[in-house]
RNA sequence: GCCGGCGUGGCUCAGGGGUAGAGCAGCUGAUUCGUAAUCAGUUGAUCGUAGGUUCGAUUCCUAUCGCCGGCUCCA
Repeated sequence: GCCGGCGUGGCUCAGGGGUAGAGCAGCUGAUUCGUAAUCAGUUGAUCGUAGGUUCGAUUCCUAUCGCCGGCUCCA
């Protein structure tokens, strides 16, 4: 230098045009003498960033940033 993958709640991931969900964690309550466990409820992400297409973009296109991997060159 070229190519590819990934980036979404605090963490691990899903969702690939119709407005974002699960598990864990957190909070509240029930249960218990109390804690843990269990059960019920609940808060929290405008989807790395910036543009474009579209009535509508997390999703499609372009650029860019970060991480990871592969290939190549070598001043």
This is a predicted structure of a 75-nucleotide RNA (transfer RNA) from Candidatus Acidulidesulfobacter guangdongensis. Taxonomically the source falls in Candidatus Acidulidesulfobacter (Bacteria, Candidatus Acidulodesulfobacteriota, Candidatus Acidulidesulfobacterales, Candidatus Acidulidesulfobacteraceae). Its mean pLDDT, the model's own confidence on a scale to 100, is 82. Rfam family: tRNA. By type it is a transfer RNA. RNAcentral holds the sequence, with entries from ENA.